[in-house]
RNA sequence: GCCUCCAUAGCUCAGCGGCAGAGCGGCUGCUUCGUAAGCAGCAGGUCGAGGGUUCAAAUCCCUCUGGAGGCU
Numbered sequence: 001g002c003c004u005c006c007a008u009a010g011c012u013c014a015g016c017g018g019c020a021g022a023g024c025g026g027c028u029g030c031u032u033c034g035u036a037a038g039c040a041g042c043a044g045g046u047c048g049a050g051g052g053u054u055c056a057a058a059u060c061c062c063u064c065u066g067g068a069g070g071c072u
Base pairs, nucleotide, nucleotide: 001071002070003069004068005067006066007065010024011023012022013021018055026042027041028040029039030038048064049063050062051061052060
C1' cells in the first nucleotide's frame, strides 16, 4: 500500500428497509425470621461520525474514525 470483517443498553450479542430487542448486570416491589434462589415491574440507546438514496435507513451506497484478520 491492497483486501475482508466488526462497531447496537454497563457487558455479551440479536435485529439486514416500516414500533430498537434478548440474556446477564442495575433499581424497586412480592416472597423469607434473614440471605440466596424464584416471581413481577422499572430505568438505561443521538444504533462509531458525516453525507447520499428512499415516503421511510441500525439495515442499502460513499467517505472518514477506531478495532481484528489476511496479502504484499

A computed fold for a 72-nucleotide RNA from a Candidatus Woesearchaeota archaeon, annotated as transfer RNA. Rfam family: tRNA. Its family is annotated with triplet codon-amino acid adaptor activity in the Gene Ontology.